[in-house]
RNA sequence: CGGGGUGUAGCGCAGCCUGGUUUAGCGCGCCAGCAUGGGGGGCUGGAGGUCGGGGGUUCAAAUCCCCCCGCCCCGA
Numbered sequence: 001c002g003g004g005g006u007g008u009a010g011c012g013c014a015g016c017c018u019g020g021u022u023u024a025g026c027g028c029g030c031c032a033g034c035a036u037g038g039g040g041g042g043c044u045g046g047a048g049g050u051c052g053g054g055g056g057u058u059c060a061a062a063u064c065c066c067c068c069c070g071c072c073c074c075g076a
Base pairs, nucleotide, nucleotide: 001075002074003073004072005071006070007069010028011027012026013025020059030046031045032044033043034042052068053067054066055065056064
């Protein structure tokens, strides 16, 4: 320098191809309550996301298009 993959909650991921129906979900973790002598486990409830950044298209964008950034792989 060229090509490909990837970036979504504290962590690990789904959703993207085919744009709308919940208000972007799941597991673990976290918080509170119940229970226990106390803890662990269990049950119930809850908080936490401007979907890597910016711009564009559209009535509507995590999803489509463009640019940039981080990480990984391949080639030179």
Model confidence (mean pLDDT): 82 of 100. Predicted 3D model of a 76-nucleotide RNA (transfer RNA) from a bacterium. Rfam family: tRNA. Its family is annotated with triplet codon-amino acid adaptor activity in the Gene Ontology. By type it is a transfer RNA.